[in-house]
Source information
Bacterial RNase P class A from Halothermothrix sp., 354 nucleotides, folded computationally. Rfam family: Bacterial RNase P class A. By type it is a ribozyme. Taxonomically the source falls in Halothermothrix (Bacteria, Bacillati, Bacillota, Halothermotrichaceae).
RNA sequence: UAAGUAGACUAGAUGAUCGCGAGUAACAAUGCUGAGAGGCGUUAUUCGAGGAAAGUCCGGGCUCCAUAGGGCAGGGUGCUGGGUAACCCCCAGUGGAGGUGACUCUAAGGACAGUGCCACAGAGAUAUACCGCCAUACUAUUGUAUGGUAAGGGUGAAAAGGUGCGGUAAGAGCGCACCAGCAUUCAGGUGACUGAAUGGCUAGGUAAACCCCACCUGGAGCAAGACCAAGUAGAGAGACUUUAAUGGGUAGCCCGCCCAGUCUCCGGGUAAGGUCGCUUGAGAUGUCUGGCAACAGACAUUCUAGAUAGAUGAUCAUCCACGACAGAACCCGGCUUAUCGGUCUGCUUAUCCU
Numbered sequence: 001u002a003a004g005u006a007g008a009c010u011a012g013a014u015g016a017u018c019g020c021g022a023g024u025a026a027c028a029a030u031g032c033u034g035a036g037a038g039g040c041g042u043u044a045u046u047c048g049a050g051g052a053a054a055g056u057c058c059g060g061g062c063u064c065c066a067u068a069g070g071g072c073a074g075g076g077u078g079c080u081g082g083g084u085a086a087c088c089c090c091c092a093g094u095g096g097a098g099g100u101g102a103c104u105c106u107a108a109g110g111a112c113a114g115u116g117c118c119a120c121a122g123a124g125a126u127a128u129a130c131c132g133c134c135a136u137a138c139u140a141u142u143g144u145a146u147g148g149u150a151a152g153g154g155u156g157a158a159a160a161g162g163u164g165c166g167g168u169a170a171g172a173g174c175g176c177a178c179c180a181g182c183a184u185u186c187a188g189g190u191g192a193c194u195g196a197a198u199g200g201c202u203a204g205g206u207a208a209a210c211c212c213c214a215c216c217u218g219g220a221g222c223a224a225g226a227c228c229a230a231g232u233a234g235a236g237a238g239a240c241u242u243u244a245a246u247g248g249g250u251a252g253c254c255c256g257c258c259c260a261g262u263c264u265c266c267g268g269g270u271a272a273g274g275u276c277g278c279u280u281g282a283g284a285u286g287u288c289u290g291g292c293a294a295c296a297g298a299c300a301u302u303c304u305a306g307a308u309a310g311a312u313g314a315u316c317a318u319c320c321a322c323g324a325c326a327g328a329a330c331c332c333g334g335c336u337u338a339u340c341g342g343u344c345u346g347c348u349u350a351u352c353c354u
Stems, first nucleotide, its partner, number of pairs: 001350010012319007020048008031040003050325001054336002057334005062221004069255004074217005079093005094108001095106004109212002114210002116206003130153002132149007161179006180202001182199007225276004234266001236265005246260004283302008
């Protein structure tokens, strides 16, 4: 210098004028409006959309069922150890795959509990001999029969571990050497696992098939829910029952628990009303301590949207990186997707110079 790789911050800026929403203070006001609950103004000042606010894919907080237990089913996760409120998330490792490397990805428990599948081709896909090789006999001179063989060839994604040497009638872990796999033992490690020694010579794959095993797991959702206002029509019908049955509640089933007379049908009224929930949080920032880290603790500082037909827009001037993807609706922690640019840091490879 170029290429790459892993992260962090930012997301047009500044000024002026007018406008929009919320908080606070003062005034308006014993005002206006509405049946009522409630709502409404002026001035000053402070604050006012994101790194993904998106997707609704996960996990929770919170609210209700509800006083709320156990089991089954269902669902989820799946290498090990930590973190966290929790997670399918994050950190650190281990195995495997990719890359020269920094690094990246991983659907990574069990095939000896059982069931299933491996099409076609091929002799044969839990098992066999098609071609071939060897031996013997016969013989029409090139074939037949019997026996042995699984090294060579063929088919295939995959064919009784691989390469080499010896040996054999021809071969074969038949024997040996080096590897891979498996089993046993020892050592290291919290563990996943790693290393070494010995041994026999080794009959597949698939659980991103059903399944088994281990662990976890109530449901519904802010249109949750609470309060205020308003308003009626039940002379209705039927079933079960009289201290036990029946019915209801708890996402499904069973047990348990609770409630009360219950359930079903028919009919009617109110409400497109108002207030709260609604933003102080598992919050943010900084420093120190512990930890490889994720993170935890302590101290200090700080308050940064709460709309409800739904708030931040318009104009002018200057600068420049010439502005992409894109707008909160109860809140938070992640993941995934979209994306124009700008700044900074660590590491790797190549080339050149010193």